[in-house]
Context: one part of a larger RNA
RNA sequence: CGUUUGAAAAUUGAGAGGAUCUGACCUUAGUACGAGAGGACCGGGUUGGACAUACCUCUGGUGCAUCUGUUGUAGUGCCAACUGCACCGCAGAGUAGCUAAGUAUGGAUUAGAUAAGCGCUGAAAGCAUCUAAGCGCGAAACUAGCCUCAAGAUGAGUUUUCAUUGAAGGUCGUUAGAGAUGAUAACGUUGAUAGGCUAUAGGUGUAAAGCUGGUGACAGCAUAGCCGAGUAGUACUAAUUACCUU
Numbered sequence: 001c002g003u004u005u006g007a008a009a010a011u012u013g014a015g016a017g018g019a020u021c022u023g024a025c026c027u028u029a030g031u032a033c034g035a036g037a038g039g040a041c042c043g044g045g046u047u048g049g050a051c052a053u054a055c056c057u058c059u060g061g062u063g064c065a066u067c068u069g070u071u072g073u074a075g076u077g078c079c080a081a082c083u084g085c086a087c088c089g090c091a092g093a094g095u096a097g098c099u100a101a102g103u104a105u106g107g108a109u110u111a112g113a114u115a116a117g118c119g120c121u122g123a124a125a126g127c128a129u130c131u132a133a134g135c136g137c138g139a140a141a142c143u144a145g146c147c148u149c150a151a152g153a154u155g156a157g158u159u160u161u162c163a164u165u166g167a168a169g170g171u172c173g174u175u176a177g178a179g180a181u182g183a184u185a186a187c188g189u190u191g192a193u194a195g196g197c198u199a200u201a202g203g204u205g206u207a208a209a210g211c212u213g214g215u216g217a218c219a220g221c222a223u224a225g226c227c228g229a230g231u232a233g234u235a236c237u238a239a240u241u242a243c244c245u246u
Base pairs, nucleotide, nucleotide: 001152005163006162007161008160009159010158011157015149016148017147018146021049022048023047024046025045026044027043033038051106052105053104054103055102059100060099061098062097066093067092068091069090070089071086072085073084074083075082076081110144111143112142117137118136119135120134168245169244170243171242172188173187174186175185176184193238194237195236196234197233198232199231200230202227203226204225210221211220212219213218
């Protein structure tokens, strides 16, 4: 831009893509078969491998949010307490998020028409013959079935609702289940959208100052202090007024 008024939803499915894998064990059964040695089809069950998809409860990884310890040096006048820089200075942990080695799920069952093949009936050809007429079985292949997309399917489909008495959308702002930018999604005071604050799951590991003990390093008083990307609450701050298209 089109789909011949605009808008919001819900759909049909022409068509397209994905998937399609496979082992071992138990049982049937030491049965059928076989002199024996050996040893099944068919059917039932269990458990794996690789692959694929989703997720983070568990096990872990990462985690330049965070907490702690600590070295050198510089600074805050000094002590103490902190801060900068040194690969995040180094090291020990680690929430959310992202992840696999972790967790969950999947390949199916089935139907149709068939291939090779196996048949029934059966003539040409008084027999025989699966084939010539006719009928049946038969494979991971084909068509459906499972999953995803899908009306630009220009053949542009269908249904419902709203508006032309004004629906709807955009700009702008606060943002994230979204993200390179657009876009998508949430919210804009009739408000929990983000920040802040309060509480807390959780992380770290017991702050400083003071007191007590010890000659002292240090220990105790103290599940402390700090943090808290998660969760819940709370209008304190910012989402103002408005403008544009129709």
Predicted 3D model of a 246-nucleotide part of an RNA (large-subunit ribosomal RNA, domain VI) from a metagenome. The RNAcentral record of the full RNA draws on SILVA.